[in-house]
């Protein structure tokens, strides 16, 4: 590489370097020369692991994160609407992905 499990509608940005991309991929829709990615510094959020208490917590050492719900959708089911078009709206589940712990 990969596998299990948990979580994913909350939260949190400034400066420097850089100089055109970025939001995983596809389609949408966005962000971006009023400066993208990346790197560095500082700051912050959160609380998975961790430490302490061991109960509800407290702390913040290791990760993680700091536009938009994982930005939205796709596949299946249900409900409502309907101009009937697998069209529109809503709900549930799933797939894919991200992060963490554990395993390997």
């Nucleotide at each position: 590489a990969c596998g299990u499990u948990a979580u994913c509608c909350a939260g949190a940005a400034a400066g420097g370097u850089g100089g055109a991309g970025g939001g995983a991929a596809a389609g949408g829709c966005c962000c971006u020369g009023u400066g993208a990615a990346a790197c560095c510094u500082u700051g912050g959020c959160a609380a998975c692991c961790u430490g302490c208490g061991c109960a509800u917590g407290c702390a913040a050492g290791g990760u993680g994160c700091c536009a938009a719900u994982u930005c939205c959708u796709g596949c299946c089911c249900c409900c409502g609407g309907u101009g009937c078009g697998u069209c529109c709206g809503g709900g549930g589940g799933g797939a894919a992905g991200a992060u963490a712990c554990c395993g390997a």